[in-house]
Context: one part of a larger RNA
Molecule: small-subunit ribosomal RNA, central domain
Organism: uncultured bacterium
């Protein structure tokens, strides 16, 4: 490379917009670029193949034919693909009505807790452990009341749940901003899929530079265990956990399942939504949640959310280890992160 794969064996990029490009509804009309067919030129010779001939036969040698599936030219065909041009609505999208959400931003606000400060009650022990000790406390602790500060996070409701492209989001509650959903079929009239580079977004730690700092708490200190204990267990505690700008782009960024469409038996629970009921059973449409026919899978399992049946795009795999490493280069302030091999050895 080609075949053949990517839930778990290698192997789906975190995720979303989107540039090339690649692929793309129905029904006519034209081209003739692709496709098909006929003819001409051309495809050197040697070689191939066949057929007839020479060396007593083969190898060898001469001859004639084919073959030489290419290219060029030219004449038509016009289904298909392409190009042009015209009409459509079912693909997408607008637009009118309805409700729907813990989807983002940003102000305001609520009560518990927790620390910690002042007071008041009271007195000796508190706290922690498997057991202790460190510590904290007659300078009145712990324990209780009662005012007050500050941060930082929402208990119940809460769900097998909702929303978001992914990360992810949850007191209340204003403004601004997206979003998908049902209905209804006015309007456009293929306007679409995918999407290499690109760009943007992207937990938690980290990292500037400014604010905060109530808990918890990497380093760190001390007490234990312990042979030792640079842990696991206690007391303590800086960074940090919070806010603001600003970078960094990484994870079991996991459904360990790329995105679009279409098409394959069903039954059950839920959410929003429109309809019908006798307000009961019950239809539809979009999503969740469970179990299964076919089918698929090595199996576990998936099974209309498919890992089934096809289809277009994209992205990755090709024994283990060495290595996500080294060297180079691109980004970064730094950490580090992207691309990423080889000797070698089983």
């Nucleotide at each position: 490379u080609u075949g053949g794969g990517u839930u778990u064996a290698a192997a789906g990029g975190g995720a979303g917009c989107g540039u090339a490009g690649g692929c793309g509804g129905a029904c006519g009309a034209u081209u003739a670029a692709g496709u098909c067919a006929g003819c001409u030129g051309u495809g050197a010779a040697a070689g191939u193949u066949u057929g007839c001939g020479g060396c007593u036969c083969a190898a060898c040698c001469g001859u004639a034919a084919a073959a030489u599936u290419g290219c060029a030219g030219u004449u038509g065909a016009a289904a298909c693909u392409g190009g042009u041009u015209g009409u459509c609505u079912u693909g997408a999208g607008u637009g009118c009505a309805c409700g729907c959400a813990g989807g983002g931003a940003u102000g305001u606000u609520g009560g518990a807790a927790u620390u910690c400060a002042u007071g008041g009650u009271g007195u000796a022990g508190c706290g922690g452990u498997g057991a202790a000790a460190u510590g904290c406390u007659u300078a009145g602790a712990u324990a209780u009341c009662a005012u007050g500060a500050a941060g930082a996070a929402c208990u119940c409701c809460g769900a097998u749940c909702g929303c978001g492209a992914a990360g992810g989001c949850a007191u209340a509650u204003g403004u601004c901003c997206g979003g998908a959903g049902u209905g209804c079929a006015a309007c456009u009239g293929a306007c679409g899929c995918u999407g290499a580079g690109g760009c943007u977004c992207g937990a938690a730690a980290g990292u500037g530079c400014g604010g905060g700092u109530a808990u918890c708490g990497a380093a760190c200190a001390g007490g234990a265990u312990u042979a030792g204990a640079u842990a696991c267990c206690c007391u303590g505690g800086u960074a940090g956990u919070c806010c603001g700008c600003a970078c960094a782009g990484u994870a079991a960024a996991c459904g360990a399942u790329g995105a679009a469409u279409a098409c394959u038996c069903g039954c059950a629970g839920u959410a929003u939504g429109c309809g019908a009921u006798g307000u009961a059973a019950u239809g539809u449409a979009u999503g969740c949640u469970g179990c299964c026919a076919a089918g698929u899978g090595a199996a576990a399992a998936c099974g209309u959310u498919a890992a089934g049946u096809a289809u277009u795009c994209c992205a990755c795999c090709u024994g283990g280890g060495g290595a996500g490493u080294a060297c180079g280069c691109c980004g970064g302030c730094a950490a580090c992160g992207g691309u990423g091999a080889a000797a070698c050895u089983c």